[in-house]
Context: one part of a larger RNA
Molecule: large-subunit ribosomal RNA, half B
Organism: Patescibacteria group bacterium
RNA sequence: CUCUUGAAAAGGAACUCUGCAAAAAAGCGACCGUAACUUCGGGAUAAGGUCUGCCUUGAAAUUUUUUAUUUCGGUAAAAAGUAUUCGAGGUCACAGCAAAAGAUUGGGGGAGACUGUUUAUCAAAAACAUAGGUUUCUGCUAACUCGUAAGAGGAUGUAUAGAAACUGAGGCCUGGCCAGUGCAAGUAGGUCAACGGGAGGGGUGAUGGAAGUAAUUCUUAAGCUCCGAACUUAAGCCCUUGUGAACGCCGGCCCUAACCUUGAGGGUCCUAAGGUAGCGAAAUUCCUUGUCGGGUAAGUUCCGACCCGCACGAAUGGUUUAACGUUCUCCAAACUGUCUCUUCAAGAGUCUCGGUGAAAUUACACGGCCGGUGCAAAUGCCGGCUAAUCAUAGCAGGACAAUAAGACCCCGGAAGCUUUACUCUAACUUGGCAUUGAUUUUGUGCUUGAGGUGCUUAGUAUAGAUGGGAGACUUUGAUAUGUGGUUUCAGGACCACAUUGAGUCGUCAGUGAAAUACCAUCCUCUUCGAGAAACGAAAUCUAACUUACAAAGUCAUAACCUUUGCAUAGGAAAGUGCUAGGCGGGGAGUUUAACUGGGGUGGUUGCCUCCUAAAAUGUAACGGAGGCGUUCAAAGGUUGGCUUAUCUGGGAUGGCAAUCCAGAGGAAAGUACAAAAGCGAAAGCCAGCUUGACUGUGAGUCCUACAAGACGAGCAGAUGGGAAACCAGGAUUUAGUGAUCCGCCGCUCCUUUUUGGUAAGGGCGGCGCUUACCAGCGAUAAGUUACUCCGGGGGUAACAGGCUAGUCCCACCCAAGCGUUCACAGCGACGGUGGGGAUCGGCACCUCGAUGUCGGCUCAGCGCAUCCUGGGGGUGAAGCAGCUCCCAAGGGUCGGUCUGUUCGCCCGUUAAAGCGCUACGCGAGCUGGGUUCAGUACGUCGUAAGACAGUACGGUCCCUAUCCGCUAUGAUCGUUAGGAUAUUUGAGGAAAUUUGUCUCUAGUACGAAAGGACCGAGAUGAACGUGUCUCUGGUGUGCCUGUUCUCGCGCCAGCGGGAAUGCAGGGUAGCUAUACACGGAUGAGAUAACCGCUGAAAGCAUCUAAGUGGGAAACUCGUUCCAAGAUUAGAUAUCCAUGAAGAUUUAUCUUCUGAAGAUCCCGGGAAGAUUACCCGGUUGAUAGUCUCUAGGUGUAAGCUCAGUAAUGAGUUCAGCCGUGGAGGUACUAAUGAUCGAAU
Repeated sequence: CUCUUGAAAAGGAACUCUGCAAAAAAGCGACCGUAACUUCGGGAUAAGGUCUGCCUUGAAAUUUUUUAUUUCGGUAAAAAGUAUUCGAGGUCACAGCAAAAGAUUGGGGGAGACUGUUUAUCAAAAACAUAGGUUUCUGCUAACUCGUAAGAGGAUGUAUAGAAACUGAGGCCUGGCCAGUGCAAGUAGGUCAACGGGAGGGGUGAUGGAAGUAAUUCUUAAGCUCCGAACUUAAGCCCUUGUGAACGCCGGCCCUAACCUUGAGGGUCCUAAGGUAGCGAAAUUCCUUGUCGGGUAAGUUCCGACCCGCACGAAUGGUUUAACGUUCUCCAAACUGUCUCUUCAAGAGUCUCGGUGAAAUUACACGGCCGGUGCAAAUGCCGGCUAAUCAUAGCAGGACAAUAAGACCCCGGAAGCUUUACUCUAACUUGGCAUUGAUUUUGUGCUUGAGGUGCUUAGUAUAGAUGGGAGACUUUGAUAUGUGGUUUCAGGACCACAUUGAGUCGUCAGUGAAAUACCAUCCUCUUCGAGAAACGAAAUCUAACUUACAAAGUCAUAACCUUUGCAUAGGAAAGUGCUAGGCGGGGAGUUUAACUGGGGUGGUUGCCUCCUAAAAUGUAACGGAGGCGUUCAAAGGUUGGCUUAUCUGGGAUGGCAAUCCAGAGGAAAGUACAAAAGCGAAAGCCAGCUUGACUGUGAGUCCUACAAGACGAGCAGAUGGGAAACCAGGAUUUAGUGAUCCGCCGCUCCUUUUUGGUAAGGGCGGCGCUUACCAGCGAUAAGUUACUCCGGGGGUAACAGGCUAGUCCCACCCAAGCGUUCACAGCGACGGUGGGGAUCGGCACCUCGAUGUCGGCUCAGCGCAUCCUGGGGGUGAAGCAGCUCCCAAGGGUCGGUCUGUUCGCCCGUUAAAGCGCUACGCGAGCUGGGUUCAGUACGUCGUAAGACAGUACGGUCCCUAUCCGCUAUGAUCGUUAGGAUAUUUGAGGAAAUUUGUCUCUAGUACGAAAGGACCGAGAUGAACGUGUCUCUGGUGUGCCUGUUCUCGCGCCAGCGGGAAUGCAGGGUAGCUAUACACGGAUGAGAUAACCGCUGAAAGCAUCUAAGUGGGAAACUCGUUCCAAGAUUAGAUAUCCAUGAAGAUUUAUCUUCUGAAGAUCCCGGGAAGAUUACCCGGUUGAUAGUCUCUAGGUGUAAGCUCAGUAAUGAGUUCAGCCGUGGAGGUACUAAUGAUCGAAU
């Protein structure tokens, strides 16, 4: 020193993020007594009081036994008891639940109703669960879940059941919105796959046809083949509704009442609807420590209100609520070493000795400080300083210490999760076909038969089309009439029946586009039939198929299984297979750009013009400015002609400005469009004629990594303009854009998978990309990670350092103005110049194979731009008190409330409550409240996963010290010309250095008064420091005493052990503070600012130049401590010696002797880790023993006496202790040994 414990004066939470930790309380013992609130159960052991031992004794209750008696139920008496109850008297102690064990309590608030559950190993919670509430699904072969299936769970259950979701006891309640998304329902219409359907078209194509002299060509039947329209066709989607205890959502602006304010009210815009009740600075409020009130001396927290709700709000429930809790928060009582402010004691370690005996780490090791330098923070480089060598115990400032290839950040990669990212997919769902049969009814379409039907106008009048046609029909009943039916354009047409009984119609004429009789072939619509290998709908059947049951066998009166059954219920459905559509984060695989003064957000990405660009070309930046993603059939070609803008003068309406005339005007105009470069018989403007906005080429160049891009005379052909020379292959030039693949269109001397012909491909020309991330990854792609992971980076951020100094801080210069007057007592604008390196930044230089981050605590070192104290100048200085500046860093620089805070505010003091730096000093020193992992909640954002320099509750701080450094303690060697023992000098170093109040001077100086000093003298404090233990206290675990439970010494008595020293009351020595004593001084020297003397340069003046004084807590001394390793190793005093033998190198070595002195060793210590130091060692009182005693405790045991007993009294201020002190006393132990000079 650490850990585990015991005790503590006075104060009592002042500690701190927080009463953390500790202390205190305590007995479900008895009695008394208990509030608000309440779901009437609770709350409640609420709270708060009194009693409690031992001895004697009374009463009651009760048990057992015995005896007596009895009406056989009992009754009476006696004896022995008791985990019982109520009393009385006595008695002892500080204390009677005497030890152990065993709730602290109360008040306010938040969240959660409760008991319960959870992150084994950092989160126990407000999270989860819960009873209760609600919605949705499910009729049993249930829904749902698992499984490829068989099958299983659900359930041997049946809607009072089961499943899913949300909410979360109870009370009061649960508002508006169905536009979006979802879910449910609906079916008329739209859209819509496969299957079906098959109009139409393509290819080929003869012993067909046509053409041709022929070769051959054209056309085409059948067959084969390819494409394929209409039509038919489910779910889904669109559509129409419903639905919120489904996902969710729930406005703005303006005006307005007779003070002001406010706005009941009004206007207007928008919406699906505009937030109701309730609550509200809240687990939600940024601003914010909102404002007011309460509590406190003081309250960022807390409580109550207000309402301006950044950004509450009604089952993602709103609000209230008794009870509950190792929940969060505030307050109080009690209590305390949490603290003021620490102290003592016990045990276990640390330390020494003996035994045993690791680890991390380690480039090297001969491992200092300061300043500098350097990849910008050096033991190792440079310069200086310091420094004998080696250890032991300690402390942690450094070794950018150790540990872990940083988890933050960025880059690259991966993984988990999400979704209206992309692409798929299980499941589900719908259609088709198969398994798959029969019958009936009905419908649709088709084919076919027989009928009917057809009305513009004109025309007899209801003319379907075309062709034929001069006749046709008629007793097998013409015509007419009546009735009925169908149809209708309302006029009629057609049919049936009855009556009648011989004609009717056409040709012709007329009308018209067309002429009617009759026949034939057809069309439109329609009626009645028929048919088929068509299709749809509805229904029936039973035999496939599905399924229930019974009987028998087996057998356990079972199950499974097998067999049988005039067998149940369904039934061509379902199921299953193949196929097609829908839905489909349930599941899967992936994508989700780069640049970037870190990344993200923002911006940008191709092309053109200018500047930057440094006079060739070229040249970067998230440098400075702008444009393009077209246009024009004339705005092209050519020929001919013309000259602008603007100004001046003249001139009707007419003006500053219209058109007209004249002049000046080199370009300021114009140029299709940005800029630059150009342009005057033009490149600008006007007109005529026109298409060169041509085809095929192209010497040679520019540019250039490539791919691209650009210019281009000439030649051939054809053309336009011009009389011609000539010009013309678009536009004054430079932007107006996109590779390859793929697909399409036109043309084509190309190829044609045995052959022929196709198909298909190639070639030439053209078309389709904001492929704009514009040299274009792909036909097709978004997010999130704090649950994260891997590889890397100091190539790149956050901390710190460095550089810089915009910002910041400080000073100065100038002096407009303020200051009654007056720039400068005190201030000082507009501006200017420096310094510092603390703020916010900039840069990205060391560090990402780790330099731990805010605040507090502890301990501090330094600077001075000084807060106090000290010395001075000025003052708008009367005094007191101030303001301002100069010098000055010696010392000092408070305690609390609130908050994590630094800071700040407030309370109370003070001489003062300084500002900074030191890795925003200090985590191998502590803390861990904040920030910054994983859990959870609120508000807000997001469809979601999730997110928030927003908030809230919770949340593992490891390291035995090798080196340097530092604090202590030793050993060795040196201190050169002997060996010792003492005493010292002081180079150097360290410590110390503060200041108030009161009194006197003096109520004096000053002042009208109020007030009120300098200088000087004294007293007494605060804080700090040093020492001490006489006093006051603390502690005091081998001291004394009391006492509980229990065990033992055979029992009693008396003792002893254990229970924290059992607990409790005291306490010696020692150690200690809160106790006591003392300290800072006085003074000297040299100075700072400043004040002087004399005094020139400069006949004056001047503190200065020569000379010479004064002047401060700063400096040097002085005070205290260390100190000669002060290697410069000092000085002084005293003690012992200067002998013997030998060797040689002749001034050294070896041996002997053993002085003074010292050591080992021993006895000890107020000394001490070890070592050292001090005392003593028989010529001795060093320790122990023995004796006495200060002192502590408090009257021992035994015996006697009193009492029934507990107990008391006497012997007895006894007994016991006595680490202190004293006096002695060798009884025991201090035995024994070694070193040491010869100069």